Two RNAs folded together computationally: RNase P RNA and transfer RNA, 431 nucleotides in total. Model confidence (mean pLDDT): 77 of 100. Rfam match: Bacterial RNase P class A. Its family is annotated with dimeric ribonuclease P complex, tRNA processing and ribonuclease P activity in the Gene Ontology.

RNA sequence: CCAGUGGGCCGGGCGGCCGCUGGUGCUUCGGCGCCAGAGGAAAGUCCGGACUCCACCGGGCAGGGUGCCGGGUAACACCCGGGCGGCGCGAGCCGACGGAAAGUGCAACAGAAACAUACCGCCCGCUUCGGCGGGUAAGGGUGAAAUGGUGCGGUAAGAGCGCACCGGUGUCCUGGUAACAGGGCAGCCGUGCAAACCCCACCCGGAGCAAGGCCGAAUAGGGGAGGAGGGUGCCCGGCCCGUCUGUACUCCCGGGUUGGCCGCAUGAGCGCCGCGGUAACGCGGCGCCGAGAGAGAUGGCCGCCGCCCCGCCAUUGGCGGGGUACAGAAUCCGGCUUACAGGCCCGCUGGACCG
RNA sequence: GCUCCCAUCGUCUAGUGGUCCAGGACACCGGCCUCUCACGUCGGUAACAGGGGUUCGAACCCCCUUGGGAGCGCCA
Numbered sequence: 001c002c003a004g005u006g007g008g009c010c011g012g013g014c015g016g017c018c019g020c021u022g023g024u025g026c027u028u029c030g031g032c033g034c035c036a037g038a039g040g041a042a043a044g045u046c047c048g049g050a051c052u053c054c055a056c057c058g059g060g061c062a063g064g065g066u067g068c069c070g071g072g073u074a075a076c077a078c079c080c081g082g083g084c085g086g087c088g089c090g091a092g093c094c095g096a097c098g099g100a101a102a103g104u105g106c107a108a109c110a111g112a113a114a115c116a117u118a119c120c121g122c123c124c125g126c127u128u129c130g131g132c133g134g135g136u137a138a139g140g141g142u143g144a145a146a147u148g149g150u151g152c153g154g155u156a157a158g159a160g161c162g163c164a165c166c167g168g169u170g171u172c173c174u175g176g177u178a179a180c181a182g183g184g185c186a187g188c189c190g191u192g193c194a195a196a197c198c199c200c201a202c203c204c205g206g207a208g209c210a211a212g213g214c215c216g217a218a219u220a221g222g223g224g225a226g227g228a229g230g231g232u233g234c235c236c237g238g239c240c241c242g243u244c245u246g247u248a249c250u251c252c253c254g255g256g257u258u259g260g261c262c263g264c265a266u267g268a269g270c271g272c273c274g275c276g277g278u279a280a281c282g283c284g285g286c287g288c289c290g291a292g293a294g295a296g297a298u299g300g301c302c303g304c305c306g307c308c309c310c311g312c313c314a315u316u317g318g319c320g321g322g323g324u325a326c327a328g329a330a331u332c333c334g335g336c337u338u339a340c341a342g343g344c345c346c347g348c349u350g351g352a353c354c355g
Numbered sequence: 356g357c358u359c360c361c362a363u364c365g366u367c368u369a370g371u372g373g374u375c376c377a378g379g380a381c382a383c384c385g386g387c388c389u390c391u392c393a394c395g396u397c398g399g400u401a402a403c404a405g406g407g408g409u410u411c412g413a414a415c416c417c418c419c420u421u422g423g424g425a426g427c428g429c430c431a
Base pairs, nucleotide, nucleotide: 001351002350003349004348005347006346007345008344009343010342012305013304014303015302016301017300018299020037021036022035023034024033025032026031039326043337044336046335047334048333049332050331051208052207053206054205059240060239061238063204064203065202066201067200068082069081070080071079072078083097084095085094086093087092098199099198103197104196105193106192107191119140120139121136122135123134124133125132126131148166149165150164151163152162153161167188169186170185171184172183173182174181175180212262213261214260215259222253223252224251225250226249232242233241255430256429257428269288270287271286272285273284274283275282276281306324307323308322309321310320311319312318313317356427357426358425359424360423361422362421365381366380367379368378373411383399384398385397386396387395404420405419406418407417408416
């Protein structure tokens, strides 16, 4: 210098004028000051929690989710470390990565046969010479997939039938917390699909801030359906008995209203330092307060300067034109995913050249 | 804001891993019929919202994106 790879970060700056929202101070009630005011994704609403209500959160069924191992965490489908498999020369990247010898199902077409089988071929025997019976998965052919692979021996022809190596299964030993790895012995009978049902292990009660609570205004306390608690044998949310009573209550129709306050901004919070840990992260100390409406603020214009691209003149440079993204809080937080003009920093790998 | 649902010819739809280069109806185009049009009849054009994955194989199963739609306030 070229090509690549992993991680982190920024994502305009200054000034002037006119506005918007919240807080606060003064006020002659007209206003005038001061302070603060979007994001890395505020997004998709895909996961996980906090919080609130539902009958105390306890049991079963149904349903849903996760899926190699260990750790982190409030929790997770997230993160960190490790294992195994695949890709890459390498740095490194990717992986819905439990079970197909529990059962069920599917495998179109082709093919003899899709898990139980002989179409052609090969070999043996019989033969009326047309074939028939038996053996055989080495060869051909079909298919996405065909009965462990290669070689040698062996055989009538063949075959794990025997042997060597590789692969796979079971069992034992060793190392490791474990996933797993290495080795010994036996031995090869068993295709694929579980993002098909299912089995195994673990997790999840449901609803959502328009949750929910308080105050106020107004109206026809009207009609219909259901119905807890309580009693009896134990009962309740999506479901989980019957009877009696239909009151509380729930739903629907009809009616009224479109107001205020809380929830709601100090939190699993942010920054720096130290310690523990490979790391994710944890613990301790010090410092800081950083938006908040209820039709929904955070904007517009001008000037100068950045940054990028193009054209012309051309020695660094000058002139002109264009561009400056994705997007915008609404109960809050931790993640994932998706979108993003342009740019910066650090580590590492391969190659070329020079010293 | 929160919670859900849907997407197949121009329109309405069938499909539930292979029998589907996706079927039907209306519409459109062309031929026949008719003096002409309509009706009828024969034929044709035309679609799985986009991308990725699982699988031998995807409209169908899974994930992401895009677009559209629905419900939910308070009081008696």